[in-house]
Context: one part of a larger RNA
Molecule: small-subunit ribosomal RNA, central domain
Organism: uncultured Acidimicrobiales bacterium
């Protein structure tokens, strides 16, 4: 619960696609379902309301009126909505053509630096680590240094309030395959659109299954310290894991804590992409003005409880979806569905303040 809301107070689903549904551009003709009007019927009486009357008043009773906001039929109206049209249109949407930027995705290959380990050389007594130490490593030759080799993982500088992607996210280089965007042209289609209950797909990290891989790092674990204690912070080690393939999981401070679409509403200043005009004696650089798209900052009106937001709105409107309704109990129990499990999704109440 016919209300008011959702950046931070409770509240935007993690994201996308899309079914039903809801909503939907300009114009012509028809129809007349919605809508509007007239008339007719019905809408019992009593009650309630207004005017009046009767019991001495009142309660009560009676009379009249209006009302009964509705439904049906019929005759009309046609602005708007709907419906019909193998009617029309091009401003929405899409296609096509020409350009263009990018860590967008997948697969394959490849490069250098560094860590670790192994082999060899040089070389000798320490190294390492800390607040200080110790555990640890080292005369079976460590640390340091030079040469060679192995292997795994990550890609310094470039690097940027830079870019790309729906979100999660994406960063050495090359090749192959592949998605989307933006700008310009305005040739084509002709409303094909927006949203989206259910549904489907994607979805960081951790975790799970099978098989591989394992350099560094590192939950657990062990030891050394610290401390009153120290199941920690610090140190020495170290296994899952981190990596790959395939299959699960489906969560997050999945955050801009701000759902999507369209339109409108002062400016200023950076930056990324594409274009136009002028300047530049030619090309270009540069500069000025300017169009579209993205990404930041500052700010008018307006909004806001304030903070702040402010053409990338939290302003002004319309359409569609999701969600909230005092705190705790609780995102729990039960049930259902999903999962190998961990658990996830849906989701209360008693009681209590």
């Nucleotide at each position: 619960u016919u209300g008011g809301g959702c950046g931070u107070a409770a509240a935007g689903a993690g994201c996308u696609c899309g079914u039903a549904g809801g909503c939907g551009g300009c114009u012509c003709a028809g129809u007349a379902a919605g809508u509007c009007g007239g008339c007719u019927g019905u809408g019992a009486a009593a009650u309630a309301c207004c005017g009046g009357a009767g019991c001495u008043c009142a309660a009560c009773u009676c009379c009249g009126g209006a009302a009964c906001u509705g439904c049906a039929g019929u005759c009309g109206a046609u602005a708007c909505u709907g419906c019909u049209g193998u009617g029309g249109c091009u401003a929405g949407a899409g296609u096509c053509c020409g350009g263009u930027a990018g860590a967008g995705g997948a697969g394959a290959g490849u490069g250098g630096a560094a860590u670790u380990c192994c082999c060899g050389g040089u070389g000798u007594a320490g190294c390492g680590g800390u607040g200080g130490a110790a555990u640890g490593c080292g005369c079976a030759g460590a640390u340091a240094u030079c040469g060679g080799g192995a292997g795994g993982a990550a890609c310094a500088c470039c690097a940027g309030u830079a870019g790309c992607g729906a979100a999660g996210g994406c960063g050495g280089c090359u090749c192959u395959c592949u998605g989307g965007g933006c700008c310009g042209g305005u040739a084509c289609u002709g409303a094909c659109g927006c949203u989206g209950a259910g549904g489907a797909g994607c979805g960081a990290a951790a975790g799970c299954g099978u098989g591989g891989g394992g350099a560094g790092c590192a939950a657990a674990c062990a030891g050394g310290a610290u401390u009153a204690g120290a199941u920690a912070c610090c140190c020495u080690g170290g296994u899952a894991g981190u990596c790959c393939a395939c299959g699960c999981c489906g969560u997050a401070a999945a955050c801009g804590u701000u759902g999507g679409g369209c339109a409108c509403u002062a400016g200023g200043u950076g930056u990324g992409g594409c274009g136009g005009u002028c300047u530049g004696a030619c090309c270009a650089a540069u500069g000025a003005c300017u169009g579209c798209c993205g990404u930041g900052c500052c700010g008018a009106a307006g909004c806001u409880a304030a903070c702040g937001c402010a053409u990338u709105a939290a302003g002004u409107g319309c359409c569609c979806c999701g969600c909230c309704u005092g705190g705790g109990a609780a995102g729990u129990a039960c049930g259902g569905c999903c999962g190998c499990a961990a658990g996830g999704c849906u989701a209360a109440a008693a009681c209590u303040c």